[in-house]
Context: one part of a larger RNA
RNA sequence: UGACGGGGGCCCGCACAAGCGGCGGAGCAUGUGGCUUAACUCGAUGCAACGCGAAGAACCUUACCAAGGCUUGACAUGCUGGGUAAUCCGUGGAAACACGGUGAUCCUUCGGGAUCCAGCGCAGGUGGUGCAUGGCUGUCGUCAGCUCGUGUCGUGAGAUGUUGGGUUAAGUCCCGCAACGAGCGCAACCCCUGUCCGAUGUUGCCACUGGGUAAUGCCAAGUACUCUCCGGAGACUGCCGGUGCCAAACCGGAGGAAGGUGGGGAUGACGUCAAGUCAGCAUGCCCCUUACGUCUUGGGCUGCACACAUGCUACAAUGGCCGGUACAAAGGGUUCCGAACCCGCGAGGGUGGGGUAAUCCCAAAAAGCCGGUCUCAGUUCGGAUCGCAGUCUGCAACUCGACUGCGUGAAGUCGGAGUCGCUAGUAAUCGCAGAUCAGCAUUGCUGCGGUGAAUACGUUCCCGGGCCUUGUACA
Numbered sequence: 001u002g003a004c005g006g007g008g009g010c011c012c013g014c015a016c017a018a019g020c021g022g023c024g025g026a027g028c029a030u031g032u033g034g035c036u037u038a039a040c041u042c043g044a045u046g047c048a049a050c051g052c053g054a055a056g057a058a059c060c061u062u063a064c065c066a067a068g069g070c071u072u073g074a075c076a077u078g079c080u081g082g083g084u085a086a087u088c089c090g091u092g093g094a095a096a097c098a099c100g101g102u103g104a105u106c107c108u109u110c111g112g113g114a115u116c117c118a119g120c121g122c123a124g125g126u127g128g129u130g131c132a133u134g135g136c137u138g139u140c141g142u143c144a145g146c147u148c149g150u151g152u153c154g155u156g157a158g159a160u161g162u163u164g165g166g167u168u169a170a171g172u173c174c175c176g177c178a179a180c181g182a183g184c185g186c187a188a189c190c191c192c193u194g195u196c197c198g199a200u201g202u203u204g205c206c207a208c209u210g211g212g213u214a215a216u217g218c219c220a221a222g223u224a225c226u227c228u229c230c231g232g233a234g235a236c237u238g239c240c241g242g243u244g245c246c247a248a249a250c251c252g253g254a255g256g257a258a259g260g261u262g263g264g265g266a267u268g269a270c271g272u273c274a275a276g277u278c279a280g281c282a283u284g285c286c287c288c289u290u291a292c293g294u295c296u297u298g299g300g301c302u303g304c305a306c307a308c309a310u311g312c313u314a315c316a317a318u319g320g321c322c323g324g325u326a327c328a329a330a331g332g333g334u335u336c337c338g339a340a341c342c343c344g345c346g347a348g349g350g351u352g353g354g355g356u357a358a359u360c361c362c363a364a365a366a367a368g369c370c371g372g373u374c375u376c377a378g379u380u381c382g383g384a385u386c387g388c389a390g391u392c393u394g395c396a397a398c399u400c401g402a403c404u405g406c407g408u409g410a411a412g413u414c415g416g417a418g419u420c421g422c423u424a425g426u427a428a429u430c431g432c433a434g435a436u437c438a439g440c441a442u443u444g445c446u447g448c449g450g451u452g453a454a455u456a457c458g459u460u461c462c463c464g465g466g467c468c469u470u471g472u473a474c475a
Base pairs, nucleotide, nucleotide: 001475002474003472004471005470007469008468009467010466011465012464013463015459016458019422020421021420022419023418026313027312028311029310030309031308032307033306034304035303042053043052064299065298066297067296068295069294070293073122077121078120079119080118081117082116088101089100090099091098092097105114106113107112124288125287127286128285129284133282134281135277136276137275138273140271145184146183147182148181149180150179151160152159153158164175165174166173190265191264192263193262195233196232197231198230201227204223205222209220210219211218236259239253240252241251242250243249315415319374320373321372322371323370324369325368331362332361333360336355337354341350342349343348381412386407387406388405389404390403391402392401428451429450430449431448432447433446434445
């Protein structure tokens, strides 16, 4: 000087407390451990691994296994020599491929090139090392800290500044002070959202006027309004009162759409964990080279006594079922979205208006509201499991897809010890969309809107963190 303390002081955070809803019990989905296996590819492992890499494992992917093939090679480039191919057909084969036949192409500056064969330099490796690395990322933590120049003090390590008194979300600001300044962080500048104004009016809108329809902004007209997009205004403790040291600031108030960082996002200092990643990519070294490379078919990654993690669905009446009826936002669409009509109980099929999209489509929002029914039961709760029959995608749904109809109806009556999330348009609850994608596991993930709470006395205690101080046989 740090680090540590079941030392002290001050202060924060859904850290506790106060509340609301869960998890832990059940069934299933997904991930992991374990076991199994020819293989169940690999990585991630307290917080910070375990719905993680994977925003799509039937083949492909695919890295694993078995079997069958190839050896300048599936891919790149250079040199030498030579040739014509590619393609198609036949035979064998699971295919890759092998053998046999067919064939004489394309460009040309007529040198040659593309392409193929042989040979030589070489290719190739998801083989190892994340403890050789770059890059990127997680974490402490959006915590308020981390440093430097000069000066001063100290023999020196170093100190001071950065400590102290106040204050703040903040090393935020003020005052004081052997310090005076500065940098990286904080804040602000950026984006979304909340109010208003100007401009812009089509594909958007419809107040006034007119026309038309069974009905609809449907048409003419309009650009008021909503909205779109662009630009601007607005919030700064600016104003008033009080407290305070005449400070910073705090408390209350006015005005205002909004008030003291308005709400949300992006943004992550010096560093820590030899944290993670050589399998995204790049890369040093080591290793393989008729194989640790490469092609193909099939299998596996989906195996199941079990254990854990994250979720979904429930156990019901604030509910289930049936009928009627209302209101979103944000997205996506041309080998695509598909209206309307017809067929089918349905998944879906046929046909295909319109749409390269503020125009058309996906599209029904759901919870809600109105009416009916069920009456507390393992039930008209719950839907696992299994049987049969189908639909769709795809070369192909046996291993191993999703969905539909009929039948079957399991566990489950609110969950031990313990444990998690959340402070407001939040929790809870309800649906919608998208990426990946032929199809799909979707209950995952990322977004979007609808309905919409309760509670916070307080900081003694648990956890994590910041500043000052103290002890130390630790570095």